This is a predicted structure of an 87-nucleotide RNA (SAM riboswitch aptamer (S box leader)) from Nesterenkonia xinjiangensis. Of the family's consensus pairs, 96% are formed in the model. The coordinates come from a structure-prediction model, not an experiment, and the mean pLDDT is 81. It matches the Rfam family "SAM riboswitch aptamer (S box leader)". About the family: The SAM riboswitch is found upstream of a number of genes which code for proteins involved in methionine or cysteine biosynthesis in Gram-positive bacteria.

RNA sequence: CGACCAUCCAGAGCGGCCGAGAGAUCUGGCUCCACGACGCCGCAGCAACCCGGGAGAGCCGGGUGCUCACGCCAGAACCGAUGGAGG
Numbered sequence: 001c002g003a004c005c006a007u008c009c010a011g012a013g014c015g016g017c018c019g020a021g022a023g024a025u026c027u028g029g030c031u032c033c034a035c036g037a038c039g040c041c042g043c044a045g046c047a048a049c050c051c052g053g054g055a056g057a058g059c060c061g062g063g064u065g066c067u068c069a070c071g072c073c074a075g076a077a078c079c080g081a082u083g084g085a086g087g
Base pairs, nucleotide, nucleotide: 001087004084005083006082007081008080013043014042015041016040017039021032022031023030025076026075027074028073029072044067045066046065049063050062051061052060053059071079
């Protein structure tokens, strides 16, 4: 990088920096936001997938991921995210 499989209504926030939009795209709603959102970093936490341990567990360790609202909702497009296995 392209193709395949699974999942996307469970769960889990504080601090520092930055400074205006953010919640993937379009339309319509709704939500967050100068009492500092989004993003980045640190720490903490969660436990979905995989690996190992374990008789087993709603258990333990690790990899990855995640920590407003169902991928925020509906429609369109059939897109995106994460994990796995493989080329």